[in-house]
Context: one part of a larger RNA
This record gives sequence, structure tokens and C1' cells, in this order.
RNA sequence: CUGGGCGUAAAGAGCGUGUAGGCGGGUUAAUAAGUCAGAUGUGAAAGCCAAUGGCUCAACCAUUGAACUGCAUUUGAAACUGUUAAUCUAGAGUUUAGGAGAGGGAAGUGGAAUUCCAGGUGUAGCAGUGAAAUGCGUAGAUAUCUGGAGGAACAUCAGUGGCGAAGGCGACUUCCUGGCCUAAAACUGACGCUGAGGUGCGAAAGCGUGGGUAGCGAACGGGAUUAGAUACCCCGGUAGUCCACGCCGUAAACGAUGUCAACUAGUUGUUGGUCUUAUUAAAAAGAUUAGUAACGAAGCUAACGCGAUAAGUUGACCGCCUGGGGAGUACGGUCGCAAGAUUAAAACUC
Repeated sequence: CUGGGCGUAAAGAGCGUGUAGGCGGGUUAAUAAGUCAGAUGUGAAAGCCAAUGGCUCAACCAUUGAACUGCAUUUGAAACUGUUAAUCUAGAGUUUAGGAGAGGGAAGUGGAAUUCCAGGUGUAGCAGUGAAAUGCGUAGAUAUCUGGAGGAACAUCAGUGGCGAAGGCGACUUCCUGGCCUAAAACUGACGCUGAGGUGCGAAAGCGUGGGUAGCGAACGGGAUUAGAUACCCCGGUAGUCCACGCCGUAAACGAUGUCAACUAGUUGUUGGUCUUAUUAAAAAGAUUAGUAACGAAGCUAACGCGAUAAGUUGACCGCCUGGGGAGUACGGUCGCAAGAUUAAAACUC
């Protein structure tokens, strides 16, 4: 390079946005770059291949032919691709009217609970465990009542429910704001898909500066257990967890399944719309649409399983894999305050 692949065997980038590039709906006309056909020139010789001949054969040699799949010029063809012009509405988008939602940001507010502080009642225990002990308590604890402080998280509702590109999002109110769905028309007229680089977002932990600190709690101290126990259990407890701003850029970042589009039996549940039937209404039935689940035909799969939310049948574009270890390591580059991240080998060995 040609292949074959990527749910679980090696392999889908954590997720968007978007540059170059690749690919791209219907109709008409033109063109002739790609494409196809013919002609001419060229494509050295040798070699290869074919035929014939010369060495007694062969190797070897000679002659002729073919081939040299290419390039250039020229004459044509016009289906397809490209280009140009015009046009269309099925893709894409805009407007109008509705709809659902823990989508995002900011400010404010609330109640339950834990802890602490002050006071009242009250007395000898409390706490903890498999059992204990460390610990707390006669300087009055635990329990209980009243008042107060402060931080963090929001029970029930809650649901293989909803929203978001992913990470993720859950008390209430207000403000700002993104996306999605539905209906019926009108409008724009291919404006599209993917996307190397780039760029933005990105759980937790960690880092910097300044705050905050109720509970929990790496490290650490103590008590147990044990042969030991740098653990599991218990009593404490710092960083952290929280906030603001700035870094980090990784996860089993998982559906271990890239994005977009088309096509291909059904059945059942559920969420948000719309329409129809009948109805006083609630509910109900049917149709359709956008999700989200459970089965399942064909088909696929090594099997498990997947099965209109495909891992089926196809197309477009990107990423990635190529035996195990060495190794996601070394070196170098880039990024980072650091931790480290990213890119990424080889020797050797089986």
C1' cells in the first nucleotide's frame, strides 16, 4: 500500500463547535476539466514474451514480431462527475401560535436534621462493640424543654420519569438565558453532512490566592483484633469536602456501541404534544408525532446477544486496531506552579 476489522477477543477520540479537505436533493440548458472512442507522433537498445534460425542438443547467440498497459497533439461523443447559467421544494432553515422540563447563570428566601453555646428540669451514667477498651460524665454528662449561633445538604413528591452535546442537573421565589417538541400556514431556496489541525466545555481528586468550616473525613494519635495488623471494627482528628477567582484536563468520562441519512414484521409499558370518535365531566378508544423502556420476526453474531433507540441492509465523512511482555514506559517536543498530562519508540524476551 492492498486488505480485514473496532459491544464483550487489539481497536469509537470524554463531548461539542468549526477551518481546510472529502461527500452532497430534483429539473433544464451550455461547456467539455474528469470520462469514453478514433487517428497521428513518441514510448532508445538490451531484457521479458512469441515464432524461426545458428553452435551435434542445451545454456548461449541471431533475425523478425508482439509488447512497452505511458505521454503529447488532434478529431469526435455527452450518459455520469465537475464547472457555468436558470429554475424547483421533498433536505436544511426562518416567521406565527401553543407545550413540557432537576437545561445553564445570578440574587434572595425556607423548613427538618446534626453540632456547638446560654439557661431550666434532673441524676449516674452515656457512648461504643462480636465482646471490649480508648473517649465523655458528680467541675453535673446522656435524656428532656426554651432561646441562640453557624455551615452543609435539600426527606416525602421520585418514576428503567424529565432536561442537557457530554461531564452532569433535584427545597422555594424572582431576574437573565440556551436548546427541544407540536400544529397549521407563509417565506428563503441546497443555504446541507462529516470534519485533519484549531477552539470551547469537561466528574472526582489535586494545585495557587483569599475566605469559610456544622457534619463527614485521607494523613495522623489512641483503643481493640491478631502470631503480627503500618488494615477491616471503635474513640478522636488535620488537609479536603463548601464559596470566589485562576489552574489541572484525566475516569469502568460506559450503551465498554463515533456522527449524519435512507430502508426493513409485530406486541406491551411509560413521558411530552396534536387530531378524531363519543361524552356533562373525569376517564376511555383510535390515529399520528418526538422521546424512553421490556419482549420479539427476518437478518446479523464465535457465542453471549442485538433486533426501527440495530450489533440488520446500505451510503457519506472522521477517529482507531494489527501477537503477549517490555510500555502507555524511555528519549525528545508541547502544555502545566507542581502533581503530571499529551505525543510516543527500541533493544531484549516468549
A computed fold for a 350-nucleotide part of an RNA from an uncultured prokaryote, annotated as small-subunit ribosomal RNA, central domain. It matches the Rfam family "Bacterial small subunit ribosomal RNA".